This is a predicted structure of a 187-nucleotide RNA (c-di-AMP riboswitch aptamer (ydaO/yuaA leader)) from a Thermoleophilaceae bacterium. It was read from a public genome assembly, where an Rfam model found it. Lineage of the source: Bacteria > Bacillati > Actinomycetota > Thermoleophilia > Thermoleophilaceae. Its Rfam family is "c-di-AMP riboswitch aptamer (ydaO/yuaA leader)". For this family Rfam cites "New RNA motifs suggest an expanded scope for riboswitches in bacterial genetic control" (Barrick et al., Proc Natl Acad Sci U S A, 2004).
[in-house]
RNA sequence: CUUAAAAGCCUGCCGAAUCCCCACGGGGCGAACCGGGGGAACGGGGGAACACAACGAGCGCACCGGCCGCCGACCAGCGACCGGAAGCUCACGGGGCGAAUUGGAGCGCACUUCCGGUGCGGUCCGUAGCGCCGCUCUUUCGGCGCGAGCCCGUCAGCUAACCCCGUAGGCUCGAGAAAGAGAGGCG
Numbered sequence: 001c002u003u004a005a006a007a008g009c010c011u012g013c014c015g016a017a018u019c020c021c022c023a024c025g026g027g028g029c030g031a032a033c034c035g036g037g038g039g040a041a042c043g044g045g046g047g048a049a050c051a052c053a054a055c056g057a058g059c060g061c062a063c064c065g066g067c068c069g070c071c072g073a074c075c076a077g078c079g080a081c082c083g084g085a086a087g088c089u090c091a092c093g094g095g096g097c098g099a100a101u102u103g104g105a106g107c108g109c110a111c112u113u114c115c116g117g118u119g120c121g122g123u124c125c126g127u128a129g130c131g132c133c134g135c136u137c138u139u140u141c142g143g144c145g146c147g148a149g150c151c152c153g154u155c156a157g158c159u160a161a162c163c164c165c166g167u168a169g170g171c172u173c174g175a176g177a178a179a180g181a182g183a184g185g186c187g
Stems, first nucleotide, its partner, number of pairs: 001008001012171003018040005024035003041167006050157001056090004063084004068079003093155001094152004102126004107121006129146005135182007
């Protein structure tokens, strides 16, 4: 902007999270659109030299080894014990994405040998750091906000070559000033 309201479209914002091609499938008059494939771009992780350092715990089938017994001996078989074992789970072990680190003060509940302590939940005030204020960038001032959440699973320092992964989601009546350098427009 539109609508009864939504959806949708435009503008702008957080964020890596965008763009292009094919015409393979769906769709259909066709296009858009959905899926698939490919590419570009942006973002993230792993990974030498070099550097540095290694406490884990519980469970655990088949199977492997040791040892004892059944059995007088060997082989074989069965059973117990010990160690290992694919893998599973969990630690104030460690690590990753992200601005989201970290300090303090209360409150409630539960446990507990009083004081005290422990665990869980949630509130408030700060803070490292981060974002916005509308042409872009840098700096200064002013104002307004955020300061979460999730993941790996015992493992990961940096890291050339090399390998792998992501391209989501959520908002939009809001729109201060100055300096410098630009872009664009007008004359």